[in-house]
RNA sequence: GAUUUAUAAAGAAGAGGCGAGAGACAGGCUCUAAGACCCUCUGGCAACCUUCCAAAGUGGAAAGGUGCCAAAUCCUGCCGGGUGAGAUGGUCUCACUUGGAACUAUAAAUU
Numbered sequence: 001g002a003u004u005u006a007u008a009a010a011g012a013a014g015a016g017g018c019g020a021g022a023g024a025c026a027g028g029c030u031c032u033a034a035g036a037c038c039c040u041c042u043g044g045c046a047a048c049c050u051u052c053c054a055a056a057g058u059g060g061a062a063a064g065g066u067g068c069c070a071a072a073u074c075c076u077g078c079c080g081g082g083u084g085a086g087a088u089g090g091u092c093u094c095a096c097u098u099g100g101a102a103c104u105a106u107a108a109a110u111u
Stems, first nucleotide, its partner, number of pairs: 001111008013042005021031003025077004043069003048065002050062005078100010
């Protein structure tokens, strides 16, 4: 790097360094010199793997390996359903809402 499975509306920030963009992509919207993003240290959240206890469906505890600590994966994107509005010859557009998929991220396993 690829494949498969699972999860993604909950949760969790201080200090120091650097100095301009950052939030994957596009649009929107937001964060940012009152210093974002990123790096380091400390702290924390969670419980995928792991360990232990009870047990045999699984439950509980710990926190060693990861992960994470602005906003729902920040929202939308592709395909449908519902409601409303507008235009129209068929039909289409827009707004709101809802279901599924895709993308992305993370974990575990395989390669």
Source information: This is a predicted structure of a 111-nucleotide RNA (SAM riboswitch aptamer (S box leader)) from Algoriphagus kandeliae. Lineage of the source: Bacteria > Bacteroidota > Cytophagia > Cyclobacteriaceae > Algoriphagus. Its Rfam family is "SAM riboswitch aptamer (S box leader)". Rfam links the family to the GO term regulation of gene expression. Of the family's consensus pairs, 97% are formed in the model. Its mean pLDDT, the model's own confidence on a scale to 100, is 84.